[in-house]
Context: one part of a larger RNA
């Protein structure tokens, strides 16, 4: 000297880009963070319509259509995004490498979507309970369940046997058929079976990965074999049995400590420290455990049991989990708004339309850091005045200020005013599909919507030097000296030392020196 997620003192004009609980993985009022599909389904309600009845009308009931919505059935999502860093010294992570695997949605292929059933929850009735909820009887629908029939793949004692699938939903229409629905044709979305990829995953092996020998022996499922089981998959993964390994001075095994890299300070380098903000793995979700669903979890906003803790209650019973976003109490030296939109990136669901997104984009707050700029310029000796010093002669603050002549950055005022926004949707028109000038899908011209930040960036214009400097130092190391007060006191201080009557080292003052919206001090790291 350089660094910091920094704190503290003192001071403090404006942007712009980052950054902000490092401590108790303490405890948490309040709201928000995961739904979304009526083009799977059945009901209930609302608005608008059409037809028929009663009926002059009002009104009522009956039927059907469209939005819409409310709780159910179903489906997809909820395992992703988010947040911490507790554990873990190796079931981790870095890097290279391997076989015995699985993948929902996506892309590419082949195939196939025949024909039946019986339920069930909204829903009605009864009943228990404060409450959370449960029980009972009755109706009823699907892309919900279950047969059946067919089979590439699969198994098996293999010219043969054996089990084993599926689901419809919406757009249009020419001829034919049907009293009608409608069938039938098409076309999109779906749906089963089965190959093949992409991408993510699961699982092995080798080499690295901190300390401590004041830790020297650990190890019985412990190491291998056979046979099984079990997974999606290889294995002592587990289980019976045999045999007695197996790993350690190249440090087993015990303790302490720690998430790990890319990276990040720092240094000519090697290397040392480190793992905040970004990425990319891994682990956790109140502490222990545990399966279910599922393509995928042993699941932060799922479920079950336990175990602290809170909170309800009618005492019989029950709810709950901020390490999501803000935000609260507590610990600390210390870390933001209970803020806006989904406009834009991206995610989920939907054919879309869109709805949902505390992801995300924005906006508050803090000089926390990095940069940028400004607080005026130019001229101005009577070297005013004042203040400090003085050998009393003057010297110094000092061209400094005053005065003169000017500018107008940011700031304040006023006015214009982008880009982030073209896709989705209309229109035309061309191409595919296809019996079709429907329908749907592709390109290509076209048109108009849609902005949270925000009247925001950026640009004009008027007025005025007008609103804008501190901060630490000044023996020596180190750049920069007098004067006064004080008298080993008061006090400085990183070392060295300074102070007991002329202190350049203490206090203050006047000048200097440094950096400057910052300066110094404190931790820390090289």
């Nucleotide at each position: 000297g350089a660094u910091u997620g920094a704190a503290c003192g003192c001071u403090g004009g404006c942007g712009g880009c980052a950054u902000g609980c490092u401590u108790u993985a303490c405890a948490c009022a309040u709201g928000c963070a995961a739904g979304u599909c009526g083009a799977a389904c059945g009901c209930g309600g609302g608005c608008c319509g059409a037809g028929g009845a009663g009926g002059c009308a009002a009104c009522u009931c009956c039927u059907u259509g469209g939005c819409c919505u409310g709780a159910g059935u179903g489906g997809c999502g909820a395992a992703c995004g988010g947040g911490u860093g507790a554990g873990u010294a190796a079931g981790g992570c870095a890097u290279c490498g391997g076989a015995a695997c699985g993948u929902a949605u996506c892309c590419a292929g082949u195939u196939g979507u025949g024909g039946g059933g019986g339920a069930u929850a909204a829903c009605c009735c009864c009943g228990a309970g404060a409450a959370a909820u449960c029980g009972g009887g009755g109706c009823u629908a699907a892309u919900a369940c279950c047969g059946c029939a067919u089979a590439c793949g699969c198994c098996c004692u293999a010219u043969g046997g054996g089990g084993g699938a599926a689901a419809g939903c919406g757009g249009g229409g020419g001829a034919c058929c049907g009293u009608a629905a409608g069938g039938c044709c098409u076309c999109g979305c779906g749906c089963g079976a089965u190959u093949g990829g992409a991408g993510c995953g699961g699982c092995c092996g080798a080499u690295g990965u901190c300390c401590g020998a004041u830790u020297a022996g650990c190890u019985a499922g412990u190491u291998g074999g056979u046979g099984g089981g079990g997974u999606a998959a290889g294995a002592g993964c587990c289980c019976a049995c045999c045999a007695a390994g197996g790993c350690a001075g190249c440090g087993a095994u015990c303790g302490g400590u720690a998430g790990c890299g890319g990276g990040u300070c720092u240094g000519a380098g090697a290397g040392g420290a480190u793992g905040a903000u970004c990425c990319g793995c891994c682990a956790c979700a109140c502490u222990g455990g545990g399966a279910c669903u599922g393509a995928g979890a042993c699941a932060c906003g799922g479920c079950c049991c336990a175990g602290a803790c809170u909170c309800c209650u009618a005492c019989g019973g029950g709810a709950g989990g901020c390490a999501g976003c803000a935000g609260u109490g507590g610990g600390g030296a210390a870390u933001u708004u209970u803020g806006g939109a989904c406009a834009a990136u991206g995610g989920g669901c939907g054919a879309a339309a869109g709805c949902c997104u505390g992801a995300u984009c924005c906006a508050g707050c803090c000089a926390u850091g990095c940069c940028g700029c400004g607080u005026g310029a130019g001229u101005g000796a009577a070297g005013a005045a004042g203040g400090c010093c003085u050998u009393c002669g003057g010297g110094u603050u000092g061209u400094a200020a005053a005065g003169c002549u000017c500018u107008u950055u940011c700031g304040g005022c006023c006015g214009g005013g982008a880009a982030g926004a073209a896709a989705u949707c209309g229109g035309c028109g061309a191409g595919g599909u296809g019996a079709a000038u429907a329908g749907c899908c592709u390109c290509g011209c076209u048109g108009g919507a849609u902005g949270a930040c925000g009247g925001u960036a950026c640009c004009g214009g008027a007025a005025g030097a007008a609103g804008a400097a501190g901060c630490a130092c000044c023996g020596g190391c180190u750049a920069a000296c007098u004067a006064c007060g004080u008298g080993c006191c008061a006090g400085c201080a990183g070392c060295c030392g300074c102070g007991g009557u002329a202190a350049u080292a203490c206090g203050u003052a006047g000048g200097g020196u440094g950096c400057g919206a910052g300066c110094g001090u404190u931790a820390a790291u090289c």
RNAcentral holds the full RNA, with entries from ENA. A computed fold for a 526-nucleotide part of an RNA from an uncultured bacterium, annotated as small-subunit ribosomal RNA, 5' domain. Its mean pLDDT, the model's own confidence on a scale to 100, is 83.